[in-house]
RNA sequence: AGAGUUUGAUCCUGGCUCAGGACGAACGCUGGCGGCGUGCUUAACACAUGCAAGUCGAACGGAAAGGCUCCAGCUUGCUGGAGUACUCGAGUGGCGAACGGGUGAGUAACACGUGAGUAACCUGCCCUUGACUUUGGGAUAACUUCAGGAAACUGGGGCUAAUACCGGAUAGGAGCUCCUGCUGCAUGGUGGGGGUUGGAAAGUUUCGGCGGUUGGGGAUGGACUCGCGGCUUAUCAGCUUGUUGGUGGGGUAGUGGCUUACCAAGGCUUUGACGGGUAGCCGGCCUGAGAGGGUGACCGGCCACAUUGGGACUGAGAUACGGCCCAGACUCCUACGGGAGGCAGCAGUGGGGAAUAUUGCACAAUGGGCGGAAGCCUGAUGCAGCAACGCCGCGUGCGGGAUGACGGCCUUCGGGUUGUAAACCGCUUUCGCCUGUGACGAAGCGUGAGUGACGGUAAUGGGUAAAGAAGCACCGGCUAACUACGUGCCAGCAGCCGCGGUGAUACGUAGGGUGCGAGCGUUGUCCGGAUUUAUUGGGCGUAAAGGGCUCGUAGGUGGUUGAUCGCGUCGGAAGUGUAAUCUUGGGGCUUAACCCUGAGCGUGCUUUCGAUACGGGUUGACUUGAGGAAGGUAGGGGAGAAUGGAAUUCCUGGUGGAGCGGUGGAAUGCGCAGAUAUCAGGAGGAACACCAGUGGCGAAGGCGACCACCUGGACUAAUACUGACACUGAGGUGCGAAAGCGUGGGGAGCAAACAGGAUUAGAUACCCUGGUAGUCCACGCCGUAAACGAUGUCAACUAGCCGUUGGAAGCCUUGAGCUUUUAGUGGCGCAGCUAACGCAUUAAGUUGACCGCCUGGGGAGUACGGCCGCAAGGUUGAAACUCAAAGGAAUUGACGGGGGCCCGCACAAGCGGUGGAGCAUGUGGUUUAAUUCGAAGCAACGCGAAGAACCUUACCAGGCCUUGACAUCCAAUGAACUUUCUAGAGAUAGAUUGGUGCCUUCGGGAACAUUGAGACAGGUGCUGCAUGGCUGUCGUCAGCUCGUGUCGUGAGAUGUUGGGUUAAGUCCCGUAACGAGCGCAACCCUUGUCCUUAGUUACCAGCACGUAAUGGUGGGCACUCUAAGGAGACUGCCGGUGACAAACCGGAGGAAGGUGGGGAUGACGUCAAGUCAUCAUGCCCCUUAUGGCUUGGGCUACACACGUACUACAAUGGGAGUUAAUAGACGGAAGCGAGAUCGCGAGAUGGAGCAAACCCGAGAAACACUCUCUCAGUUCGGAUCGUAGGCUGCAACUCGCCUACGUGAAGUCGGAAUCGCUAGUAAUCGCGAAUCAGAAUGUCGCGGUGAAUACGUUCCCGGGCCUUGUACACACCGCCCGUCACACCAUGGGAGUGGGUUGCACCAGAAGUAGCUAGUCUAACCUUCGGGAGGACGGUUACCACGGUGUGAUUCAUGACUGGGGUGAAGUCGUAACAAGGUAGCCGUAGGGGAACCUGCGGCUG
Repeated sequence: AGAGUUUGAUCCUGGCUCAGGACGAACGCUGGCGGCGUGCUUAACACAUGCAAGUCGAACGGAAAGGCUCCAGCUUGCUGGAGUACUCGAGUGGCGAACGGGUGAGUAACACGUGAGUAACCUGCCCUUGACUUUGGGAUAACUUCAGGAAACUGGGGCUAAUACCGGAUAGGAGCUCCUGCUGCAUGGUGGGGGUUGGAAAGUUUCGGCGGUUGGGGAUGGACUCGCGGCUUAUCAGCUUGUUGGUGGGGUAGUGGCUUACCAAGGCUUUGACGGGUAGCCGGCCUGAGAGGGUGACCGGCCACAUUGGGACUGAGAUACGGCCCAGACUCCUACGGGAGGCAGCAGUGGGGAAUAUUGCACAAUGGGCGGAAGCCUGAUGCAGCAACGCCGCGUGCGGGAUGACGGCCUUCGGGUUGUAAACCGCUUUCGCCUGUGACGAAGCGUGAGUGACGGUAAUGGGUAAAGAAGCACCGGCUAACUACGUGCCAGCAGCCGCGGUGAUACGUAGGGUGCGAGCGUUGUCCGGAUUUAUUGGGCGUAAAGGGCUCGUAGGUGGUUGAUCGCGUCGGAAGUGUAAUCUUGGGGCUUAACCCUGAGCGUGCUUUCGAUACGGGUUGACUUGAGGAAGGUAGGGGAGAAUGGAAUUCCUGGUGGAGCGGUGGAAUGCGCAGAUAUCAGGAGGAACACCAGUGGCGAAGGCGACCACCUGGACUAAUACUGACACUGAGGUGCGAAAGCGUGGGGAGCAAACAGGAUUAGAUACCCUGGUAGUCCACGCCGUAAACGAUGUCAACUAGCCGUUGGAAGCCUUGAGCUUUUAGUGGCGCAGCUAACGCAUUAAGUUGACCGCCUGGGGAGUACGGCCGCAAGGUUGAAACUCAAAGGAAUUGACGGGGGCCCGCACAAGCGGUGGAGCAUGUGGUUUAAUUCGAAGCAACGCGAAGAACCUUACCAGGCCUUGACAUCCAAUGAACUUUCUAGAGAUAGAUUGGUGCCUUCGGGAACAUUGAGACAGGUGCUGCAUGGCUGUCGUCAGCUCGUGUCGUGAGAUGUUGGGUUAAGUCCCGUAACGAGCGCAACCCUUGUCCUUAGUUACCAGCACGUAAUGGUGGGCACUCUAAGGAGACUGCCGGUGACAAACCGGAGGAAGGUGGGGAUGACGUCAAGUCAUCAUGCCCCUUAUGGCUUGGGCUACACACGUACUACAAUGGGAGUUAAUAGACGGAAGCGAGAUCGCGAGAUGGAGCAAACCCGAGAAACACUCUCUCAGUUCGGAUCGUAGGCUGCAACUCGCCUACGUGAAGUCGGAAUCGCUAGUAAUCGCGAAUCAGAAUGUCGCGGUGAAUACGUUCCCGGGCCUUGUACACACCGCCCGUCACACCAUGGGAGUGGGUUGCACCAGAAGUAGCUAGUCUAACCUUCGGGAGGACGGUUACCACGGUGUGAUUCAUGACUGGGGUGAAGUCGUAACAAGGUAGCCGUAGGGGAACCUGCGGCUG
């Protein structure tokens, strides 16, 4: 310090997640030792038991218990008595119990922190310093006795003491009052003197003291007041009646509405009162670079509380944890009458909970209480126990040791790794264990003796044996660390992205590795990363975000220049900021953690001194900001009023006579009762053509005929005036399109709703015909829009150029002029900014001031609540839940029922077909034991298959084989091989004959066959979605890329775009590109012309011979031809067009002319295209079978559907005959097979010739000529069937082909639809070949005859380039919206129901306190002895807790039913949006509709 995650990729915005640290933690696995810490975060829930506050005999009366002394009884160790006060139960009295210890419920408060104040206060014990300590009195507990009660306890009588209680004396001080000094800003403070009033004490002693009372001072502790500081909520906006102040009284230690009576009507609040929620506060702790954020365990300070609520008493101090009274709840005892209790003290128990310890030891130390002291008490404290809960330290060995052992795992089978790891050898002994020695902490007190819980602990000596001591998580990326097996979208993992559907480094296991280590992981929480609430340190044109627009209040901010103050600000000093913590110096435990000691820090607050630039206050001046006066200018600025013409519609009348209207096309509608059309007249309402313009005006909404009136603002030039009067603006006020609402008018046109007609699968729409609200006016509401420049207002500064509107100045040549300036309004553009797009003096630049707003998407601008509204609704405005994205700009593609350009038998123009029939063939389907398998739009279907009777053959049934039909290795035997016979359907089995080979170093070897054993063979079994190879297709389309450079943050762009041109990214020109590669073209083959060479088997012109005839023969190589090599064609030439180019058009010549025709040749890539059944191959599967052999069957089935062919339907024809033709290419030895003979024929017999320019297949056919048929199911057509034959072949039944004779089906040119073809092409005619024993209508070739048409590119299909839009990128077969149905989840409403909290009103009123008091009782003092003073009890009044009633508020839970929302597998209905998304979309509003939505009105361009 960053990283992962939105995309095909990019930049940005933005959320989510991770790596770090921490914890009073918990859970999982594991666990050796020690030190130091820490340990109910939940139920402030309930508590059994024990302990946690006593002490003093030197205050007192005393003597229950123990001790001691004496006496008595006698059962010699017991009872009784007396004494003592060593001691002490209970009691009176004093002090303490208000500390210490616990907890955090309450509390948003002077509770806490910090700093001040008290001239408004108190303070026991303690210290210091004065004075005093005098004289009397009456009771009472204990004790005794009586009585009541279960108990707790209580009542009566009697006795007694005090440092208990009371009276008197004395009096410094205190209260009141008078005089007076000094002093303070003030209330006041402080002295002196006089008078007056009520006031004190306690004794004890060892005689030293210890106490007591009253003053002054101190210390300590407390009380009160104030400034400042620290949570959340405005969906809490008004709160308050003792409330705010005053006067008098009361009360308190004391100020004070603290309380009371009266008077006044105040007080608080947007700088957040009041209310709700939550919470003890702080030093600190955690985190962070810091600023901050979170937190408040342990330790320390403060506060509050002690079962819940109320109350006072005592006391120096309490409204009292281990005190009292009352009320409530709960628990316990009870004799039912009544009593007792309070662990949030230490242990402990139950309960709750994920979870938190012993009913331990000791007062030895530190501290506390009492005491003169010894001492007693002390669950404070010191220690121990339990717990890896945390931090720190140590150990589990160290050194050597390679045949790199065994085993494990992996493997390319070679090895690698575990791994010096082990074994083995040597060494050491921390910790543990055994054993000996054995502390410090201890000093006080006390004459002295003596005193250690921890603890036989720490430490230390000896012994023992490597001996007793390692786990956890992870290994896809982030993130260090990889392989095998298992599993097969299952089981599972997961912090995010995501992994798993048969090759998982992601699941589980193993081996190996990585990290940490007595721990390691997980979960939870907090900070960090997160600049993701931004003070440091963010934003708002399009990502979330500028208020619809003015005016203006509070507030914030504010021009120039003097003076002054010194508030902010800055500096010095002082006080404080407890200790601990933190940082740091030093020191102590072996080290560390830990502890001790010093310094720093503590950023703060207060006081004081100083400075005065800046900000601020006060005061004075100024003119440039701002404003007002007078002169001009432009304008759809506003309001009300009047007027005008054009047009639509309607009415009346005339003319006229059949249609009009409307649409893509129609229909509804109107019209002979006279429409439309046309003329004249009239009525009425609404809107104002042209001018008209990125022109004007207005704050925005908005404003358009013309005239006048009223009125707002702006601009302009030059002066004189005021003198900062300014800017912004939370709340507030006003204005505010359209739609809508209310009341009353008006209503021509248009037109939601509605009706009808169309369209459509449907059409609640788009289109058409009608049509009501509304649109218009007046008055009043509403208050919203894509109210947009998606850009708040104001001010300043920062290059320019070109328009345009309104003014002004100057100049001249007086113009439609030039120059300058100013206020608007536009375009382009530099710097700069921006994620980019873009903005750019009209900023989105650089700055300042103020306001508004944003913080992931959805839920949702929804719910609830408040406010506004007649309503519609507006405004303010959440949460649960859910996702890992949502989004902006730009890029490359793809796509568009976007655009432009171009091409193609793509359309058009033509010719011929298919689709109808029969048959052939392939496929689907069905059937079957099997009908083997594959191919599936184009690009499967006469396809793999260039040929299924057996074989093929993979399928089925049956019969057989198991190292196998085939390969390699080993061993044995045998040459190999072969003849014949038998059984069987055959495979096979048995028998049998002949035969001993080749090489040799003589050992043997090679090949072959049989047998045997195992390694293995074998598989047309699966996966073409694991693959190679091959192939199809877009497409023979013209494209696809790279290097360097340049541009861009980047993906990328440029080049490759543009202007021309081409069949072509072909070429030229231009050009931040310059070059290059794969494609195109060319090179190759073939064909068309000519030449050269060569002439046999080809050829025959001339010469010769010969035949019935024939290159038949001699001969010839001229020709044809053959097959080698050349030539030729290149836009080369001419003219025109073009940019002087490329090129195109026309022409000449030429066999051929613009690639001459045809073929081969197929760029980067796309389709997970096809093929595991050509072959190869990974994994998986079978192994007496999914392998192998064999016989028979099947692949040939048949209601039907489709594709592709063939033959036809006839006269351009069929049949017969005749003649002569004219081809090309190909094949031939298990072959082609001539002549000849036989057969109607298929064919047979036979075998000349030919391994082929020689022989053979081989007769080409259509065509031509003659005859016939005469429009018919025919002399067309030939299916089907019968009979007889032929051929191939072991075999022709399932299931071949051919021949002859006979039979003679459908079919008379084919619906919707659809295919091929642009010239030697279509059409038509025959010939050949491959496969092959045989079996083509198929396929591949060959030639013969030989057309028609193309205006043209609007449309259909496909393709190329450029551009545009995009919400697509699996790329339109895309994406995606809403209803409905089902399941689950959270949530709103809801008749209500049940709780909590709380306001108001009223009732009630315990204990207590205060006031009053007719009653009862009463020791101290007074008395005239009657009584009085005083007190207690009782009564009553006031206040008041619990409780009760009524009525509100608020909050939580629940609720039949109901509303929308979210998420789910591949459900249903449509297709609203994204492209012009097929009606452009969206915003506001209103109506309508199953649903997305549709329509009206106004607005926006996104």
About this RNA
A computed fold for a 1502-nucleotide RNA from Junonia stemosa, annotated as small-subunit ribosomal RNA. The source organism's lineage runs through Eukaryota, Opisthokonta, Ecdysozoa, Neoptera and Junonia. The coordinates come from a structure-prediction model, not an experiment, and the mean pLDDT is 85. The sequence is in RNAcentral, with records from SILVA. Rfam family: Bacterial small subunit ribosomal RNA. Rfam links the family to the GO terms structural constituent of ribosome and ribosome.